[in-house]
RNA sequence: CUCUGGAGAGUGCGGGCGCGGGCGCCCGCCGCCGAAGGGGCAAUCGAUGCCCGACCGGUCCUGCCGGGCGGACGUCGCAAUCUCUCAGGCAAACGGACAGGG
Numbered sequence: 001c002u003c004u005g006g007a008g009a010g011u012g013c014g015g016g017c018g019c020g021g022g023c024g025c026c027c028g029c030c031g032c033c034g035a036a037g038g039g040g041c042a043a044u045c046g047a048u049g050c051c052c053g054a055c056c057g058g059u060c061c062u063g064c065c066g067g068g069c070g071g072a073c074g075u076c077g078c079a080a081u082c083u084c085u086c087a088g089g090c091a092a093a094c095g096g097a098c099a100g101g102g
Stems, first nucleotide, its partner, number of pairs: 001102005010030001012029007031090003037086001038084003045077005051071003055067005
């Protein structure tokens, strides 16, 4: 990229437009859905700040300085089918996360 499968929720009400109808679109209102997209959040781990601890080195030595290590706490960073419903969607069609085949 392509093929197949693929859920949920109103064929809601009012007005306008296309076109007289069906249907579609726009605006307003009420009720809903989560699986285009988008936003938010975790532990682990990493980074960082501060404090504590022992160890090592230096020294003007009952103090001070430096080094890496360990621990606690704080801050920052990371996910989803979780969550928010901005967007999108609520007959069919289109779309559709994700899965399988090529």
Predicted 3D model of a 102-nucleotide RNA (Glycine riboswitch aptamer) from a Burkholderiales bacterium. The organism belongs to Burkholderiales, within Bacteria. The prediction has a mean pLDDT of 81. The sequence was found by an Rfam model in a public genome assembly.